About this RNA
Predicted 3D model of a 72-nucleotide RNA (transfer RNA) from Candidatus Wolfebacteria bacterium GW2011_GWB1_47_1. RNAcentral holds the sequence, with entries from ENA. Model confidence (mean pLDDT): 82 of 100.

RNA sequence: UCCCUGGUAGCUCAGUGGUAGAGCGGCUCGCUGUUAACGAGAUGGUCGGGGGUUCGAAUCCCUCCCGGGGAG
Numbered sequence: 001u002c003c004c005u006g007g008u009a010g011c012u013c014a015g016u017g018g019u020a021g022a023g024c025g026g027c028u029c030g031c032u033g034u035u036a037a038c039g040a041g042a043u044g045g046u047c048g049g050g051g052g053u054u055c056g057a058a059u060c061c062c063u064c065c066c067g068g069g070g071a072g
Stems, first nucleotide, its partner, number of pairs: 001071007010024004018055001027041004048064005
């Protein structure tokens, strides 16, 4: 320098054009002599940055940044 792949909640990841989700975690309450476990409730987001296409973009296009892999 070029190619591939990834970046979404605190963490691990879904979501491939039409209201952004799950599990775990953290918080409150219940239960218990206490903790753990269990049960209930509430809590979760500039979708890596910028621009473009579209009635509508996490999703499609361009560019840049970061992580991983490969070629030379």
Rfam family: tRNA. Rfam classes the family as a transfer RNA. Rfam's curators write: Transfer RNA (tRNA) molecules are approximately 80 nucleotides in length.
Lineage of the source: Bacteria > Bacteria candidate phyla > Candidatus Wolfeibacteriota.